Notes:
This is a predicted structure of a 68-nucleotide RNA (SAH (S-adenosyl-L-homocysteine) riboswitch aptamer) from Sulfuritalea sp. It was read from a public genome assembly, where an Rfam model found it.
RNA sequence: CAUUCCGAGGAGCGUUGCGAGAGUCCUUCUCCUAGGCUCGGAAAAUGUUUAAACGACGCUCACCAUAU
Numbered sequence: 001c002a003u004u005c006c007g008a009g010g011a012g013c014g015u016u017g018c019g020a021g022a023g024u025c026c027u028u029c030u031c032c033u034a035g036g037c038u039c040g041g042a043a044a045a046u047g048u049u050u051a052a053a054c055g056a057c058g059c060u061c062a063c064c065a066u067a068u
């Protein structure tokens, strides 16, 4: 540096289908598909300190603040 896996970025339902993947009558069509992005980790133990930014459309809930 790259790949794989894991964790986090509050949660759920519905819709669409770009990329990737699979199948295919072979570059057509079909299926699947809205954490694919960011941060961190992938020897063990203890203590202290401590964050983010972002994620199609619609709805609901949670959390926080303000107003009534």
Base pairs, nucleotide, nucleotide: 004042005041006040007039008038009037010061011060012059013058014057015056018036021031022030023029035054